[in-house]
């Protein structure tokens, strides 16, 4: 300087243009002598900015940060 990928809750991870799921965490109660397990309920997210569009996490473009690859 070119091309690629990638960017989703505290922490890892899916999501074919139409309610953003799971797990681990994490807060409450239950059980227990106490822990540990175990139920049950809560809690918490789409990097940032424009466009398309009836409707974007999803598509396009611009930024911004990681990783890989080439000079």
């Nucleotide at each position: 300087c070119g091309g690629g990928g990638c960017g989703u809750a505290g922490u890892g991870u899916a999501g074919c243009g139409g309610u953003a799921g799971c797990a681990c965490g994490a807060g409450u109660c239950u059980u227990u002598u106490g822990g540990g397990a175990a139920g049950a309920u809560u809690u918490a997210g789409c990097c940032c900015g424009a466009g398309u569009u009836c409707g974007a996490a999803u598509c396009u473009c611009g930024g911004c940060g990681c990783c890989c690859c080439g000079a």
The RNA shown here (transfer RNA) has 71 nucleotides and comes from Candidatus Wildermuthbacteria bacterium RIFCSPHIGHO2_12_FULL_40_12. Its mean pLDDT, the model's own confidence on a scale to 100, is 80. The source organism's lineage runs through Bacteria, Bacteria candidate phyla and Candidatus Wildermuthiibacteriota. The sequence was found in a public genome assembly.